Notes:
The RNA shown here (TPP riboswitch aptamer (THI element)) has 97 nucleotides and comes from Thermosipho affectus. Rfam family: TPP riboswitch aptamer (THI element). On this family, see Thore et al., J Am Chem Soc 2008: "Structural basis of thiamine pyrophosphate analogues binding to the eukaryotic riboswitch". Its family is annotated with thiamine pyrophosphate binding in the Gene Ontology. The RNAcentral record of the sequence draws on MGnify. The prediction has a mean pLDDT of 80.

């Protein structure tokens, strides 16, 4: 570095349309912001499976501190700091260079 199988994660933020029909469009950041089936719910939702995406201790994938600072933005974990602080899945075979 790529394939396989094991585990382990999140899906945020703005506008817009709609009311027996609807659960959808557009835009921002990013690897992923919901692609398929089901459920429950209610007016803009929520929950399971299965996908795709990142991550696996040589662990910043993700949580938690946190309704945090400081900037920026229409707005938001958007950048940065906090911070190598805590805490995290305790990976196995196989190929190519």
């Nucleotide at each position: 570095u790529c394939c396989c199988g094991a585990g382990g994660g999140g899906a945020g933020c703005u506008c817009c349309a709609u009311a027996u029909u609807c659960c959808g469009g557009a835009g921002c950041u990013g690897a992923g912001a919901g692609g398929a089936a089901g459920g429950u719910g209610g007016a803009a939702a929520c929950c399971u499976u299965c996908g795709a995406c990142c991550c696996u201790u040589a662990g910043a994938a993700c949580c938690u501190g946190a309704a945090c600072c400081g900037g920026g933005u229409a707005a938001u974990a958007c950048c940065g700091g906090c911070g190598g602080a805590g805490g995290g899945a305790c990976u196995g075979g196989g190929g190519a260079a």